Context: one part of a larger RNA
RNA sequence: CUGGGCGUAAAGGGUGCGUAGGUGGCGGAGUAAGUUCGGUGUGAAAUCUUCGAGCAUAACUCGAAAAUGGCACUGAAAACUACUCAGCUUGAGGUUCGGAGGGGAGACUGGAAUUCUCGGUGUAGCAGUGAAAUGCGUAGAUAUCGAGAGGAACACCAGUGGCGAAGGCGAGUCUCUGGACGAAUUCUGACACUGAGGCACGAAAGCUAGGGGAGCAAACAGGAUUAGAUACCCUGGUAGUCCUAGCCGUAAACGGUGCACGUUUGCUGUGAGAGGAAUCGACCCCUUUCGUGGCGAAGCUAACGCGUUAAACGUGCCGCCUGGGGAGUACGGUCGCAAGAUUAAAACUC
Numbered sequence: 001c002u003g004g005g006c007g008u009a010a011a012g013g014g015u016g017c018g019u020a021g022g023u024g025g026c027g028g029a030g031u032a033a034g035u036u037c038g039g040u041g042u043g044a045a046a047u048c049u050u051c052g053a054g055c056a057u058a059a060c061u062c063g064a065a066a067a068u069g070g071c072a073c074u075g076a077a078a079a080c081u082a083c084u085c086a087g088c089u090u091g092a093g094g095u096u097c098g099g100a101g102g103g104g105a106g107a108c109u110g111g112a113a114u115u116c117u118c119g120g121u122g123u124a125g126c127a128g129u130g131a132a133a134u135g136c137g138u139a140g141a142u143a144u145c146g147a148g149a150g151g152a153a154c155a156c157c158a159g160u161g162g163c164g165a166a167g168g169c170g171a172g173u174c175u176c177u178g179g180a181c182g183a184a185u186u187c188u189g190a191c192a193c194u195g196a197g198g199c200a201c202g203a204a205a206g207c208u209a210g211g212g213g214a215g216c217a218a219a220c221a222g223g224a225u226u227a228g229a230u231a232c233c234c235u236g237g238u239a240g241u242c243c244u245a246g247c248c249g250u251a252a253a254c255g256g257u258g259c260a261c262g263u264u265u266g267c268u269g270u271g272a273g274a275g276g277a278a279u280c281g282a283c284c285c286c287u288u289u290c291g292u293g294g295c296g297a298a299g300c301u302a303a304c305g306c307g308u309u310a311a312a313c314g315u316g317c318c319g320c321c322u323g324g325g326g327a328g329u330a331c332g333g334u335c336g337c338a339a340g341a342u343u344a345a346a347a348c349u350c
Base pairs, nucleotide, nucleotide: 004321005320006319007304008303012318014201015200016199017198021194022193023192025088026087028085029084030083031082033081034080035077036076037075038074039073040072041071042070050064051063052062053061054060091191092188093187095184096183097182098181103177104176105175106174107173108172109171110154115149116148117147118146119145120144121143125136126135162169163168206247207246208245209244210243211242215241216240220236221235222234223233258317259316260315261314262313263312266295267294268293269292270291271290272289273288274287275286276285299306300305323350324349325348332343333342334341335340
C1' cells in the first nucleotide's frame, strides 16, 4: 500500500461550528475536459510465442506475427461524470400561529437545617464506638426557649420523566437570550452532507490574583485497632469545596456504539403537540409527527446480544486499529505560571 476491521477481542476524535477538500436532488438545451469507439505515429534490436522459409533433422539463420501499454495528433458518439444556460420542488432554509421544558446569563427574594454569638430556664454529664479512648462540660456543657450573625445546599414535588452539541442543568420571581417540536399554507429555489487544518465550548481536581469560609474535608495531629497500622473506626483539622477575573484541557468525557440520508414485520409504556369521533364539558377511544423506555420478526453477530433510537440492508464524508511488553514512555516540536497536556518512537524482550 492492498485487504479486513473499530458495543465487549487492537480500534469512534470529549463535544460542536466551520475552511480547504471529498460527495451531491428532478427534468430540459448546449459544450465535449473526463469517458467510449476508430485512424495515424510510437512501443529499438535480440529474447519469448505462433506461423512460414532455408539447412536431411536439431542447434542455428531469415521473414512474418505479437507486444497488456504510454504519449501526441485527428475523426466520431453524447448515456454517465464535469462545465455553461434557463427552469422545477420533493432535500435545505425562511414566514405565520401555538404549546412544552432543571437549556444559558444576570439581578433580587425565600424557608428548613447545621454551626457560632447573646440572653432566659436548668444540672451533671454530653459526645462517640464493636467496645473504648482522645475530645467537650461546674469558667455551667448537652437539653430547651427567645433574639441575632454568616455561609453553603435547595427536602417533598421527582418519574429508565424534561432540556442541552457534549460537559452538564433541580427553591421562587423578574429581565435578557439560544435551540428543538407541532400546525398551516405561503416564500426562496439545491442554497445540501461530511469536514484534514482552524476556532469555540469542555466534569472534577489543580494553578494565579482578590474576596469568602457555615458544613464537609486531602494533608496533618491525637485516640483506638493491630504483631505492626504511615489504613479502615473515632475526636479534631488546613488547603480545597463557594464568589469574581484568568489559566489548565484532561475523565470509565460511556450508549465503552462518529455524523448525515434512504429502505425494512410488530406489540407495549411514557413526554410534547396536532387532527378525528363521541360528549353539556372533560377523561377514555382512533389517526398522526417528534422525543424517550421495555420486549421482540427478518437480518446481523464468535458469542453475549443488537433489533425502525440497529450492532439489519445501502450511500457519502471524517477519525482510528494492525501481536504482548518496553510505552502513551524517551528525544525533539508546540502549548502551559506550574502541575503537566499534546504529537510520538527505537533498542531490547516474549
This is a predicted structure of a 350-nucleotide part of an RNA (small-subunit ribosomal RNA, central domain) from a metagenome. Its mean pLDDT, the model's own confidence on a scale to 100, is 85.